[in-house]
Context: one part of a larger RNA
RNA sequence: CUGGGCUAAAAGCUCACGUAGGCUGACUGUUAAGUCGGGGGUGAAAGCCCAGGGCUCAACCCUGGAAUAGCCCCUGAUACUGGCGCUUUUUUUACAGGGAGAGGUGAGUGGAAUUCCGAGUGUAGAGGUGAAAUUCGUAGAUAUCGGGAGGAACACCUAGUGGCGAAUGCGGCUCACUGGACUGGUACUGACGCUGAGGUGCGUAAGCAUGGGGAGCAAACAGGAUUAGAUACCCUGGUAGUCCACGCCGUAAACGAUGGGUGCUAGCCGUCGGUCGGAAUGCCGAUCGGUGGCGCAGCUAACGCAUUAAGCACCCCGCCUGGGGAGUACGGUCGCAAGAUUAAAACUC
Numbered sequence: 001c002u003g004g005g006c007u008a009a010a011a012g013c014u015c016a017c018g019u020a021g022g023c024u025g026a027c028u029g030u031u032a033a034g035u036c037g038g039g040g041g042u043g044a045a046a047g048c049c050c051a052g053g054g055c056u057c058a059a060c061c062c063u064g065g066a067a068u069a070g071c072c073c074c075u076g077a078u079a080c081u082g083g084c085g086c087u088u089u090u091u092u093u094a095c096a097g098g099g100a101g102a103g104g105u106g107a108g109u110g111g112a113a114u115u116c117c118g119a120g121u122g123u124a125g126a127g128g129u130g131a132a133a134u135u136c137g138u139a140g141a142u143a144u145c146g147g148g149a150g151g152a153a154c155a156c157c158u159a160g161u162g163g164c165g166a167a168u169g170c171g172g173c174u175c176a177c178u179g180g181a182c183u184g185g186u187a188c189u190g191a192c193g194c195u196g197a198g199g200u201g202c203g204u205a206a207g208c209a210u211g212g213g214g215a216g217c218a219a220a221c222a223g224g225a226u227u228a229g230a231u232a233c234c235c236u237g238g239u240a241g242u243c244c245a246c247g248c249c250g251u252a253a254a255c256g257a258u259g260g261g262u263g264c265u266a267g268c269c270g271u272c273g274g275u276c277g278g279a280a281u282g283c284c285g286a287u288c289g290g291u292g293g294c295g296c297a298g299c300u301a302a303c304g305c306a307u308u309a310a311g312c313a314c315c316c317c318g319c320c321u322g323g324g325g326a327g328u329a330c331g332g333u334c335g336c337a338a339g340a341u342u343a344a345a346a347c348u349c
Stems, first nucleotide, its partner, number of pairs: 004320003012317001015201003021195003025088002028085004033081002035077008049065006095185001097183002103178007110154001115149003120144002125136002163170002207248002210245003216242002221237004259316006267294012298305002322349003331342004
């Protein structure tokens, strides 16, 4: 080097865009670089191997032969790969059309509820629990009624193995700006494609920085209980934080624990978005794209997967190689820090 793997045993980067590189549709011509054939040159000697021979044998030595990756030259072949050209449309892209959607950003706005403020009614409890207590309340609480303030989140409708998004994620309403996908259509371009080391960007929560905001909730903290103890579970409070703007952090069981792309390989039953054709009223059929359940072949250690593959193949990337030490130390890079990333060894079983 070849050979094995990656849903749960070690192993798919959190996700995307994209540079180099790798790989690349159908038909045809040409070239002959790769590839293959023939011939020649070179491939020192010694050594290895074979056959002889010489030291009494052997080691050792001598003679001859064979072998030798590769490189170069000449000549030929043209299936495949490559180069150059022509043609093509089913890849891809574009255009005018259609409908679907919690896709994104910004601005505005609505009602319910909690809390607080001040006012009315009203009087002795309220709250909380398994039971209590801390706590609040005669300085008038809880309850109730109308008024006001403020922040955060959006019940029902409409909630759905429903939709959208690359992933994280996205759910009141309205407007503005804006991304993507799907579908049917014709005309144009004519392989313009796939993947993607580095790189760049996005990236829940928590955390950090500056300035705001602060209703509810609530790490830390305080108190009350429980208990042998209770640095907890339960209760009463409560600060960071949770919210906004700008900037950082860059990690998660970032999960489908399943990288991306293309083609092929029985079906049946739902559901979402289009289109077409039948019916004539919400049905049936066909087709394209999603999202689910079951199931054959096949695969799998089994469980299970099964046209949304974990099946059959090809292309590209990433990753794994016994457990612990250890995702640690050291060094590098990044970060304000927390830390992140890259990543060993001794030793031990």
Predicted 3D model of a 349-nucleotide part of an RNA (small-subunit ribosomal RNA, central domain) from an uncultured bacterium. Rfam family: Bacterial small subunit ribosomal RNA. The full RNA is in RNAcentral, with records from ENA, Greengenes and SILVA.